[in-house]
RNA sequence: AGAGUUUGAUCCUGGCUCAGGAUAAACGCUGGCGGCGUGCCUAAUGCAUGCAAGUCGAACGGGGUAGGGGUUUCGGCCCCUACUGAGUGGCGGACGGGUGAGGAACACGUACGAGACCUACCCUCCGGUGGGGAAUAAGCCCUCGAAAGGGGGUCUAAUGCCGCAUACGGUCGGGAGCAGCGAGGCUUUCGAGGAAAGUUUUCGGAUGCCGGAGGAGGGGCGUGCGGCCGAUUAGCUAGUUGGUGGGGUAAGGGCCUACCAAGGCGACGAUCGGUAGCUGGUCUGAGAGGAUGGUCAGCCACACUGGGACUGAGAUACGGCCCAGACUCCUACGGGAGGCAGCAGCAGGGAAUCUUGCGCAAUGGGCGAAAGCCUGACGCAGCAACGCCGCGUGGGUGAUGAAGGCUCUUGGGUCGUAAAGCCCUUUUCUGGGGGACGAAGGUCUGACGGUACCCCAGGAAGAAGCCACGGCUAACUACGUGCCAGCAGCCGCGGUAAUACGUAGGUGGCAAGCGUUGUCCGGAGUUAUUGGGCGUAAAGCGCGCGCAGGCGGUUCGGAAAGUCCAUGGUGAAAGCGCCCGGCUCAACUGGGCGAGUGCCGUGGGGACUGUCGAGCUGGAGGGGAGCAGAGGCGAGUGGAAUUCCGGGUGUAGUGGUGAAAUGCGUAGAGAUCCGGAGGAACACCAGUGGCGAAGGCGGCUCGCUGGGCUCUACCUGACGCUGAGGCGCGAAAGCGUGGGGAGCGAACCGGAUUAGAUACCCGGGUAGUCCACGCCGUAAACGAUGGACACUAGGUGUGGGGGGUAUCGACCCCCUCUGUGCCGAAGCUAACGCGAUAAGUGUCCCGCCUGGGGAGUACGGCCGCAAGGCUAAAACUCAAAGGAAUUGACGGGGGCCCGCACAAGCAGCGGAGCGUGUGGUUUAAUUCGACGCAACGCGAAGAACCUUACCAGGGCUUGACAUGGACCGGACAGCCGUCGAAAGGCGGUCUCCCCGCAAGGGGCCGGUCUGCAGAUGCUGCAUGGCUGUCGUCAGCUCGUGCCGUGAGGUGUUGGGUUAAGUCCCGCAACGAGCGCAACCCCUGGUGCCAGUUGGAUUGAUCUGGCGCGACUGCCCCGAGCAACGGGGAGGAAGGCGGGGAUGACGUCAAGUCAGCACGGCUCUUACGUCCUGGGCGACACACACGCUACAAUGGGUGGUACAGAGGGCUGCGAAGGCGCGAGCCGGAGCCAAUCCCACAAAGCCAUCCUCAGUUCAGAUUGCAGGCUGAAACCCGCCUGCAUGAAGGCGGAGUUGCUAGUAACCGCAGGUCAGCACACUGCGGUGAAUACGUUCCCGGGCCUUGUACACACCGCCCGUCACGUCAUGGGAGCUGCCAACACCUGAAGUCGUUGCGCCAACCCGCAAGGGAGGCAGGCGCCGAGGGUGGGGGUGGUGACUGGGACGAAGUCGUAACAAGGUAGCCGUAGCGGAAGCUGCGGCUG
Repeated sequence: AGAGUUUGAUCCUGGCUCAGGAUAAACGCUGGCGGCGUGCCUAAUGCAUGCAAGUCGAACGGGGUAGGGGUUUCGGCCCCUACUGAGUGGCGGACGGGUGAGGAACACGUACGAGACCUACCCUCCGGUGGGGAAUAAGCCCUCGAAAGGGGGUCUAAUGCCGCAUACGGUCGGGAGCAGCGAGGCUUUCGAGGAAAGUUUUCGGAUGCCGGAGGAGGGGCGUGCGGCCGAUUAGCUAGUUGGUGGGGUAAGGGCCUACCAAGGCGACGAUCGGUAGCUGGUCUGAGAGGAUGGUCAGCCACACUGGGACUGAGAUACGGCCCAGACUCCUACGGGAGGCAGCAGCAGGGAAUCUUGCGCAAUGGGCGAAAGCCUGACGCAGCAACGCCGCGUGGGUGAUGAAGGCUCUUGGGUCGUAAAGCCCUUUUCUGGGGGACGAAGGUCUGACGGUACCCCAGGAAGAAGCCACGGCUAACUACGUGCCAGCAGCCGCGGUAAUACGUAGGUGGCAAGCGUUGUCCGGAGUUAUUGGGCGUAAAGCGCGCGCAGGCGGUUCGGAAAGUCCAUGGUGAAAGCGCCCGGCUCAACUGGGCGAGUGCCGUGGGGACUGUCGAGCUGGAGGGGAGCAGAGGCGAGUGGAAUUCCGGGUGUAGUGGUGAAAUGCGUAGAGAUCCGGAGGAACACCAGUGGCGAAGGCGGCUCGCUGGGCUCUACCUGACGCUGAGGCGCGAAAGCGUGGGGAGCGAACCGGAUUAGAUACCCGGGUAGUCCACGCCGUAAACGAUGGACACUAGGUGUGGGGGGUAUCGACCCCCUCUGUGCCGAAGCUAACGCGAUAAGUGUCCCGCCUGGGGAGUACGGCCGCAAGGCUAAAACUCAAAGGAAUUGACGGGGGCCCGCACAAGCAGCGGAGCGUGUGGUUUAAUUCGACGCAACGCGAAGAACCUUACCAGGGCUUGACAUGGACCGGACAGCCGUCGAAAGGCGGUCUCCCCGCAAGGGGCCGGUCUGCAGAUGCUGCAUGGCUGUCGUCAGCUCGUGCCGUGAGGUGUUGGGUUAAGUCCCGCAACGAGCGCAACCCCUGGUGCCAGUUGGAUUGAUCUGGCGCGACUGCCCCGAGCAACGGGGAGGAAGGCGGGGAUGACGUCAAGUCAGCACGGCUCUUACGUCCUGGGCGACACACACGCUACAAUGGGUGGUACAGAGGGCUGCGAAGGCGCGAGCCGGAGCCAAUCCCACAAAGCCAUCCUCAGUUCAGAUUGCAGGCUGAAACCCGCCUGCAUGAAGGCGGAGUUGCUAGUAACCGCAGGUCAGCACACUGCGGUGAAUACGUUCCCGGGCCUUGUACACACCGCCCGUCACGUCAUGGGAGCUGCCAACACCUGAAGUCGUUGCGCCAACCCGCAAGGGAGGCAGGCGCCGAGGGUGGGGGUGGUGACUGGGACGAAGUCGUAACAAGGUAGCCGUAGCGGAAGCUGCGGCUG
C1' cells in the first nucleotide's frame, strides 16, 4: 500500500466482498507448565441456607453463672473479683460493598461564582463546666395472643430528660463608622435573649462536656461552554414569565402562597417522541475522525414497585420506620413475616460467565482510654486457554536415502536426516533435602504455605494440535462422487477424468492453541473540514420577486470581539510516550519527566475579519439624448380558406384506400357560379431572425403598460450579490359556472386489416379545443448545464446601437458596446464533447446527489371541488444497476457489388406404379450410426449362409487371435466309432525334427497352470487422424511506426478497376505472411522424335515423349495520366480459352470410439468366442432420392450406319451347334493398341397402329423354364407363355442447368459366386434464354442504429395461473405509554381545633388551676384506585392491494435495428394484458 466482482473486450461511475487490528465473548476440534489479569453483556427475574455493622462496663441501673469476703434472727442481707445475656445511654449503622433500571437533565465534563450556605468525628486558639428537679426501660407482679408482639401495676440509675444562675464571643433589634459598583462584609455601641456531664485514677493526671473564632477535609447552591437521533414532532407554556408581601430552607430562588402585571421559550430547532448512566479513558485510524464507556478511578442515579416523613452534623436512609401495590412464606384463620442490584450459592432466562473456600497476617474502616471486638472492604486460595506474557514437548550426528504410506510413464519420485542407531543435555516432570521476603515497633503475630526459591537424584524420559491449499491468498496430486451428496467471504464450484464436494498422501500457515460466528474501527476519498460530486453515470428547484441568514469595492481614524504573542492557573490519580528501577526475561509493576491539541485569568501587538466614525467613485441606482422588437393587457377591424344554408347550371356517380368497404348521392350528390350565416386560425413576409425571467409570444389599427440596448458622465455615494422559509407567475390536459361551437377530435359507433385487432388505415362523432370568471400547479417545464462577478488566443456569420475613415450620399472598409449561431488555441473531460453564451481559471450564495429494485410507492401531514399534487420511508430482494467509447453480429436502415440468387428459358420433382433410403409402427430381433441447408440410392463400390455387429437355441472358458514363464506329453493333422442340427463332447487308432554315444539340450506342436487375451460394450462433450459446411467466398493477419488513458484504430479506409485485398492512384504509414493468381494434370493448334500386333515401306489416323504458341504483345477509342475497359487485326485459341486438382484465419463442442488409432470407464465360464436357425427384407401409414410411364417428336416390326472409355487367368471366352428365349454344348484366341466382353443406342430407311386406357403403359399374379451357389421357403437374377393394375402430364410448393451445357441416347467399370432403376466414368444427338438487379436466398466492402455478444432462432414487457416471503389497507379484537377532566383518597408534613390525656416550670399546705404538650377531630396537599373522552405506539384480523423471488406453465409482442404505427414526457379517456388514442411538449 491494495485486491476480487457489471463487459466479447475497454475506460469511467458505482455498490457489494476480502486481506488488518480489536474483543468482558461464545461455538467446534485440540490441550503440557508457570506468572499477571479477567469472568451474568440476557431476567433492575425470583430467591433456600450461611455470613456481609457493630462497639463501648473508663456513661447507667440491674439479671445470670463461678469464686471470695463481711454479717445474720439462718429466711437472708451487704460487699469484692471474673465471665456473660438483655436493657437505658453514646458513637457508628448517610462510610465501605452492589447495580445501571431510570434519567437528554446543570445528570456529567470543564472553567468560573456566592456580600446566599452547612459541616459530627480531627487540628489550632479563646472562654466556661455553678446549683437543683422530675421521670423511665431493664427488674418484679398481674394479664392478652398460636405467633409476631402487646397491656396494666410497681421500683430504680445515668454523660437520658427539665428548670434556675452566669455569657468573652455568638444570635436578634436599633444607632454609628470603614471597605466595596452593589449586595446579608468588617468594626463599634445600646437593648433583648441563649450553655454545660460527667467518668476514671497509681491522686500527678487522663479523658469527656458547653459557648465561640479559625483550619483541614467533606457537602449543598448558581452560571458560561461542551457531548445522541427524529421536522413524517412546529409551535410550547398557568406557577407559566416578572413584581410586591408572606412562608420555607443551612442557604439564593416561582421552592411554596396571596395579590398585581402579561409575560417567557422556539427553525441557532422550543415542545413532543425514540435511545442512552456521564467522564478519565478504551479500540481503531497517517491524521482529522469514527466507535465505545467491561475491569480500575471520579461523579450521578437506584435498592421489590410507588408515595412519605422521622431521627440525625449528615439520609428523604440497600441489610431503619410508616402507607399503598404486586409477589413469596408462616398461621390455631383471629392475624403476622419478608425484600441478595453485599459475599458465596440456587432456580430461571440464555450462545454464555466461577467456590455455599481460607484469613483478619497485611492495607483500610467502625467502636473503645486500652486490651480488644466487628469487618464476604480487603489479603489469599479454588474453577475457566477467557485474555496478555513467558517456557517446554529435546540437542548433535546419522544414506543401504531402511521399512511403510502416497504417487508413477514402472525407470523412478516423495514423506526424508525425517525414523532407527550412536553420542549428549535435564528447562519442565517425578522423588528427596533445605527454605524465605512480605512483620511495621524491642517482644509477640503469616491466611497465602512447606508456596516461591535453592541443592541432590532419576530418566528423552510424561507433553501437538488446528486451519487451509480455484482466484483474491502462501500451499497439489490420487481416489470416490456425478447439478447427487455437498462447498461457498465475493467471484463462483459439482450434470463421469472436480487442484473448488468427501477421503488420503503431500504442502502452506499458525501453534497450546487453531478455526468459526457476533460486534467495532480500518481499508471506504463510499457523507469528502482535512478530502467528492451534479450536460449524458445518482444529482440544478419550471421561472421569478424577496424577509431572515451567508458573503461583500476603496481611503483615513478610534476601540480591540475574532486573531496573534508572552505569562499565570487549571486540565485528579491511573492510563499513554520517553528515561531509570523491581520480579531470571516478558506480561505485570515502582519512580521521574513529558504529552493531555481544552478552559479561565493577566499583560501586550494592531496586519487581516468584524465593530464605531469620517470620506471616495470604479460596483449599484438615477437624470438627459436616441434605438429595435410576435414583450404584456384591453378594445376595434380585415381578407383568404373550411363548413353549413338559399338559389342557378348540370348528371351519375362521389368519397376513400395498399386494395376496399362503411358513408354521401336520381328526394339530384360530387363538380361549377352567385348570395348569405357562423366560428376558429392568421398563408406569403419568415430567417441558424426578434422579444420575454420562465411558461411562451406572429393579420391590421388604437389605447394603457413592463423590460432591454447605445451615447452622455449631470446626481446619489456601497445603496451590492445570493437567497432557507414565504409570495407570485407557470404549456397541454383536466375541474367548476355561464357562453360559444366552423374545422379538428379522446370516448363511442360503423367499415376494413388480422389467427385475433378493444390498434395502426377509412367513414362518422361526444367531451374538449374558443371566450369570461375561478381552480389545478404538473411536463423530455431541456442547453437534461442555478444565480452573480472577474480573468483567460483567434476566425467566421447574423440582429440592434455608437464612433472613425471615405463619399455628393447610401454602401464598402476599420474600431467599439450589446444580443444570437458556427469552427476552434490553451485548458478541462471517463469519453462524447465544452471551449469569452465554458463543461477553462477563481470568489460568493442557494438547491440537489450518495448502488439497483421495492418507490416517487405506503403511512402521516399540508394543498385541491375532484383528478391529483407536494413532502417522503421501511421490510424484503439483487451483484449488480449504469455512462461513454471499441470490436463484432444483426436490422421489415442506407450505399456499392457478386452468385442459376431472382428474372428469362429448358427439363423435371410434388399426382401413378415400382425400386431404394428414412421416419413411424410392429417384432424374440427387425443390429448400429447419420437428422435443416451440410441425415434420408448416406456409412453399404452390392445382407440367401458368410458378411452380422441383432434375436432364439445349443456349446467352449488361456479362450476364435498375440506373447512370456513353469510342468507334462507328443508332431499337428488325418482316420474310425458314437451322441448331435452343427459347433462340440466322449472313446479309439496313427504319430515329430535337429545336436548328441547317452543323459540331456534346442525347435515345433498339444495339454495343464499362470501372467494375459478378447469386447462393433460406453464416452466423437476426453482425443488423434480423416471428412462435411460456410466457400473458390476474397478474405484473415503480422512486424515496425503513428493515433488513442484504454479496448482498439491506422495499414486493410478513400477514388478508380478486377473473377479476386487483381492492379493503379491517393493517404501516417512502410513493409511482410497465409489466401487470390501462377507453377501441376486433361483438353483445343502446331513442330520434332519414337512407336503401332498385317509380310514390308511411306503417308494419314492413332499412342507416347520433348518443344512452340496467348503476353492486352499490336492498332483505335474511353482520356488530357495509371490500372483497366470497349472495339479491331492477326490467330486453332484470345483478354483468367474450357475442365480438373488445389479449400486462408476460422465457424458449427458439425460427423465419425462401427474403418483405424487412442485416454478414461465397464464386462471376464461373459458385454468374450463357436455353431444351427431366424432377423437386418416386417407394413395402416408419412417423407426423401430415383426408375418406368401416361403416348403419334410415339409404339411395334423389318432393314441399315456411326463411338469413346474400360475390363479380362480359379478370367474374358470367339467360330460352330442346340434352344422361341434365358441359356447350354463347345472350346479357338488372348496375361491382351494383337484375342474376347462387344450387336453401341438414339439416328436413318421401310411398314403397321390413328387417339383408344389403346398394338400406350407395364405393376400384379399364375404356369413353365434358365443361371449362380453346399443351399434361392423366408429372401437372388434372368427367360417364355399367360395376366394385364394405377396412370390421360400432376395442388400448394419445389429442384437442376448459361454451351458441347440442359435434355435425350446408349456403352463400360468397380463391388461381385450370383444379384444395379444406385454409383463412378465414357462417348452419341444436341437446344432455349439472360431485359435486368426491384424482389426471394446466400455472400463481399463501406456506413448507420442497437437495450444484441451462447450475438435476431437475440433481447424483452405486462396480465393470468402456481409456490414462498416480507409489507400496506381492513369491520374489528387486544396490549402498552404518557397526558387531561372528574370522583375517591392511605401514610405523612403543614395549618387549625383540641371538652379526652399529661411528671418537671409558675400559683397553691393540699385539692386544684395556669403555662406547655399529646391523643383525637377537621382542612390543604397527596401515592394509588375508579370513571370518561381523546392522543401516541405495538400485536393480531375474515378479506383485500400491490411488491419481491421462484431451470423449462398460459395469452399476446409493447420496447431495443425506421423493432415493422419513431420513441419518450405530462395529462385525459378507453382496453384481458402489454398498451391504444386525443392534446401539448422533447430528440435521448